Molecule: small-subunit ribosomal RNA
Organism: uncultured bacterium
RNA sequence: CCUAACACACGCAAGUCGAACGAGAAAGUGGAGCAAUCCAUGAGUACAGUGGCGUACGGGUGAGUAACACGUGACUAACCUACCCUCGAGUGGGGAAUAACCUCGGGAAACCGGGGCUAACACCGCAUAAUAUCUACGGAUCAAAUGCGCAAGCAGCUUGAGGAGGGGGUCGCGGCCGAUUAGCUAGUUGGCGGGGUAAUGGCCCACCAAGGCAAUGAUCGGUAGCCGGCCUGAGAGGGCGCACGGCCACACUGGAACUGAAACACGGUCCAGACUCCUACGGGAGGCAGCAGUGGGGAAUUUUGCGCAAUGGGGGAAACCCUGACGCAGCAACGCCGCGUGGAGGAUGAAGCCCCUUGGGGUGUAAACUCCUUUCGAUCGGGACGAUUAUGACGGUACCGGAUGAAGAAGCACCGGCUAACUCUGUGCCAGCAGCCGCGGUAAUACAGAGGGUGCAAGCGUUGUUCGGAAUUAUUGGGCGUAAAGGGUGCGUAGGCGGUGCGGUAAGUCUCUUGUGAAAUCUCCGGGCUCAACUCGGAGCCUGCAAGGGAAACUGCCGUGCUUGAGUAUGGGAGAGGUGAGUGGAAUUCCCGGUGUAGCGGUGAAAUGCGUAGAUAUCGGGAGGAACACCUGUGGCGAAAGCGGCUCACUGGACCAUUACUGACGCUGAUGCACGAAGCUAGGGGAGCAAACAGGAUUAGAUACCCUGGUAGUCCACGCCGUAAACGGUGGGAACUAGGUGUUGGCGACAUUCCACGUCGUCGGUGCCGCAGCUAACGCAUUAAGUUCCCCGCCUGGGGAGUACGGCCGCAAGGCUAAAACUCAAAGGAAUUGACGGGGGCCCGCACAAGCAGCGGAGCAUGUGGCUUAAUUCGACGCAACGCGAAGAACCUUACCUGGGCUCGAAAUGCUAUGGACCAGCUGGUGAAAGCCGGCCUUCCCGCAAGGGACCGUAGUAUAGGUGCUGCAUGGCUGUCGUCAGCUCGUGUCGUGAGAUGUUGGGUUAAGUCCCGCAACGAGCGCAACCCUUGUCCUGUGUUGCCAUCAUUCAGUUGGGAACUCGCAGGAGACCGCCAGGGAUAACCUGGAGGAAGGUGGGGAUGACGUCAAGUCCUCAUGGCCUUUAUGUCCAGGGCUACACACGUGCUACAAUGGACGGUACAAAGGGCUGCCAACCCGCGAGGGGGAGCCAAUCCCAAAAAACCGUUCUCAGUUCGGAUUGCAGGCUGCAACUCGCCUGCAUGAAGCUGGAAUCGCUAGUAAUGGUGGAUCAGCAUGCCACCGUGAAUACGUUCCCGGGCCUUGUACACACCGCCCGUCACAUCACGAAAGUGGGUUGUACUAGAAGUCCGCGCGCCGACCGCAAGGGGGCAGCGGCCCAAGGUGUGACUCAUGAUUGGGGUGAAGUCGUAACAAGGUAGCCGUAGGAGAACC
Repeated sequence: CCUAACACACGCAAGUCGAACGAGAAAGUGGAGCAAUCCAUGAGUACAGUGGCGUACGGGUGAGUAACACGUGACUAACCUACCCUCGAGUGGGGAAUAACCUCGGGAAACCGGGGCUAACACCGCAUAAUAUCUACGGAUCAAAUGCGCAAGCAGCUUGAGGAGGGGGUCGCGGCCGAUUAGCUAGUUGGCGGGGUAAUGGCCCACCAAGGCAAUGAUCGGUAGCCGGCCUGAGAGGGCGCACGGCCACACUGGAACUGAAACACGGUCCAGACUCCUACGGGAGGCAGCAGUGGGGAAUUUUGCGCAAUGGGGGAAACCCUGACGCAGCAACGCCGCGUGGAGGAUGAAGCCCCUUGGGGUGUAAACUCCUUUCGAUCGGGACGAUUAUGACGGUACCGGAUGAAGAAGCACCGGCUAACUCUGUGCCAGCAGCCGCGGUAAUACAGAGGGUGCAAGCGUUGUUCGGAAUUAUUGGGCGUAAAGGGUGCGUAGGCGGUGCGGUAAGUCUCUUGUGAAAUCUCCGGGCUCAACUCGGAGCCUGCAAGGGAAACUGCCGUGCUUGAGUAUGGGAGAGGUGAGUGGAAUUCCCGGUGUAGCGGUGAAAUGCGUAGAUAUCGGGAGGAACACCUGUGGCGAAAGCGGCUCACUGGACCAUUACUGACGCUGAUGCACGAAGCUAGGGGAGCAAACAGGAUUAGAUACCCUGGUAGUCCACGCCGUAAACGGUGGGAACUAGGUGUUGGCGACAUUCCACGUCGUCGGUGCCGCAGCUAACGCAUUAAGUUCCCCGCCUGGGGAGUACGGCCGCAAGGCUAAAACUCAAAGGAAUUGACGGGGGCCCGCACAAGCAGCGGAGCAUGUGGCUUAAUUCGACGCAACGCGAAGAACCUUACCUGGGCUCGAAAUGCUAUGGACCAGCUGGUGAAAGCCGGCCUUCCCGCAAGGGACCGUAGUAUAGGUGCUGCAUGGCUGUCGUCAGCUCGUGUCGUGAGAUGUUGGGUUAAGUCCCGCAACGAGCGCAACCCUUGUCCUGUGUUGCCAUCAUUCAGUUGGGAACUCGCAGGAGACCGCCAGGGAUAACCUGGAGGAAGGUGGGGAUGACGUCAAGUCCUCAUGGCCUUUAUGUCCAGGGCUACACACGUGCUACAAUGGACGGUACAAAGGGCUGCCAACCCGCGAGGGGGAGCCAAUCCCAAAAAACCGUUCUCAGUUCGGAUUGCAGGCUGCAACUCGCCUGCAUGAAGCUGGAAUCGCUAGUAAUGGUGGAUCAGCAUGCCACCGUGAAUACGUUCCCGGGCCUUGUACACACCGCCCGUCACAUCACGAAAGUGGGUUGUACUAGAAGUCCGCGCGCCGACCGCAAGGGGGCAGCGGCCCAAGGUGUGACUCAUGAUUGGGGUGAAGUCGUAACAAGGUAGCCGUAGGAGAACC
């Protein structure tokens, strides 16, 4: 106590009156008495009883209730009202009982029974009867009580009338949800007559009638007390109904009455039930949703307090009593309000802590310190108002005063954006945060801590809830072409809306007045607590309802007119409009016959199939069914679906013209009815086509796409279905708002001799373009998506799902209606820029093609993977890693491994202490070396000295060092697209914007190169050019280069020369400049001339904005991290060189365009002093000796080789090929074992041109031949460079690859290596179905029948009255009856929970199978339907 209207221990919460009545103690005290005892007092007290009033108020709770329960306003002539007030009348005279009490008895108790006595304001007659009630209007009937006081009188009583306040009843209006609740109702609706009540009434009963309610939502189900008000909101609204106030309902659950003025009664009664307690087992007792309090439930809610002092209530004449109402106090920061926790001064600014660029900065006047104050608290003293005479729980409280002392008193959240506030450290997709977006994977302002900051403050945050923002349910105030949303179409009911004139009315509407709209709340103005909260007074407000008066424009209603809306009539023409019947030709197929022969058919290619039993083809004849070529047209008709040969019959609608008639007859249209492509059932029919099915292909598979067949079906008639992307994705009607141009149907005018054509106008239909306007844009635009009005339908994030359940319809398939749980932070539209396409167009590139030579096969070399290993250091991985970093690993390099050493360290810097014996040098021992342990020797400068400095060492410190990690923290450098022609900017213009334009277009180019055009005009980075080189010439110069002429020599050797070559330097030259043609007269292209060179002459350098988190932390630099007797450093040895294997790049070959041998030519470009090394000598050779020359146009390397000339080999594993291995040597080097190169001799492997596949190259190129250089002690088949010899081919752009521009589609944007669908498997969640099972609520039938009212009986019992009596009247018990609660039985309905199993759905990490969709998505996709299939699907 918002939850358990769950259960309650104990105490208290309603009594009072002796002035209504009878009875009446005791203790105690006093007295008397020896005492028992008595008297007095206590006391007419207490206790109890009769009687009266109260107990129906006050207090609690919100279960029930969707109702006249509540609110509001009326009505009650259809009513009641104790106590109170006012007024009228009365209060006379009698009677009989009964509690208490006494006594007997029963019972455990509660309590009960019998007998006897007694009083009253208890009870009962009689009298009187104003009024009242009844009435047949004559009349009849009905009362009472006394008490107190000496008295006056007071308080009562009876009967009336009125009032006040209170209550009962009726009605209008108002306020929840669900139609997946559509029909409900028998006392039901009404009447007549009764009963009942205070009173109307089917409230109840008998009879009669057949009504009543409902789409303006009855009935049913769910939920709920209603209101004043409270919260929110600008308002309109939305949510709520705690406290306070009004009303209602309830009192353990259900039923019932009694008493009474009032109850069907919270602290009364009876019965039934459940529960609890007592019991002697026979029976009894109880009801906190009063105040406290307990248990329980729960996230959660207080003291078993004080007092009747105040206010109020009950009783009483009063005193007074009672009062858990109430007034107070206690507990809880639960809320609102106010206040404090100090104030002033105080540093270029302490300490601590934090940050740091190491300079400093922050915390921060903050603290310390100095001066001051004392609110609040604590403490001492005084001390109220509330109270009018008395009476104070609160309370020694509020308040006042004093003393002491800054003393006792600050937290919480946040700091990525929204949103005010930032750094460090830790952590490393962990731990965690998170309202949304999102943070965290080693530099986190987002986690955690810290410093600092920001915001609030005795609070601050969180959670929950409501309104707001949200115009996001839109009345105010939204939408529906494509975002969610127009019903498939029409007809039409209810309803809504409705042309024009006049008259009336006054319902709506407007205005005035009156009543009411409680108080509190709210607003304003004042007042009181020191202020405020709070409270008091006044005013406003209460937007409403009712009544009365008035107005008559508009709406409505009534009446009467009108013709323009609508319809009718008359006359016309157009049309695949509909239904039925008939009829026609072409074609397919089949059958028969003829001709004819081997194929036909089909496809990407095939095959299945058909055909020698004669097909296909062709001719003739026949059968049958279905569909109607051309005409045919963004042409026509229809409401839509839809409608197409021709003829006839029947029939619907629209249009035009005429303007005769009716006189608003109209528009829309929920429910309803009808139509409605495809589809379904059974019956006919069946040519072609063709789901299913069968076969053949394709394929990884192919339940498909393709092919051959083929059944339902397609057709007709009956019936059903009722759906489609049923689309203009655009409901219908009316009006208005620039035009232009087609087409179709009609009419008119003009023109024309007539027809036809033509021109102009007009009405209807149907297209295109386009202004204003609208639109998010796209677009629409008199056929609106513009501007307005009327009516209908529909929408409210995505998924779940158009699904489940329920209902209705259907033969079925299924349709219509139509959710929720759960889940996501999106789903979606239009447009933009890209990217992509098995889209399109244009155009490039050794891209293909055309060629040449290779690789892939062999052996070897080299790199990589793998494997191995103590280690085989590391990096590089498609192109763009792999003869790459590495332009050169035996040691070194070296980063790896093993072992041995060092620790201020191998190298650098500062400081402190110390040494000058150290260090260096020489040298010994040990050791593999490094190192360690020793010996010898032994400082320098300044200064007189003290001392200082330099150098070196030792000890210590700060640091060093790291090829350790991170290239995904970086700089720099590099690769690649790509030497591709692109990439951008300023201003302007266009667009809401992203963005576009420029940069697109027409030409042209190698080129965004240039020209022209153009809402663009310019500009930048790229292209080109400028640079280098090469090709021609000229000029200058002339050694070391050159040598024509002259001389000379073995030799340009020398003299000489300066012509030539060449070198160097500088210039010239090429520009489409010239001519012709083409082109637009341009740009430019083609051809030609000249020229060494021609259209960029060849080559190089040069690489836009950017892309790839491309590569590199192991070049270098660098943040962070890690390491510090080791991940540093030194040394020795080993490894990087391993070897089953795989790949890349190369070399050498397989041979005769060749090999071998001999001979003879011709280069360029380089290099050289730790070097190149000549001549000469030795060696078969590598090489050795030797030493001239040369710092090089001088000397050397250096021979160029292919080629050419000759000889030989003759097609073979060879005189090809050279691997491998053996032996013997050489060179470099400290050292060639692991592990170098070379030489000689010997050996002589594979290999006979290379599968699929694949690379390079367009001219001095490929191919082929040799030469040099860097690195380097030595080591090249690699790399870089050089020259020699020197081709073939290009039709062309279809295709492959890459790229550029324009365009198109897109569901891609991590951008197609994209996106994405479904089955299956696993996990998990919610939901549905399910044999059932268990509850709850409820209907109905029967049964049952407590208590009780009422009715009847009443033979038993009985006092009042009548009667002399008998007896009567009347009453009671008892019995019976009607009704009826619980209960029982049966049968339904609704709902909840649960259920083996089952169904789909959602969500999950990188599972499985496929590839359906997005591009022409590789078979265009999609909708409805049908069939089929692992799945998407076909």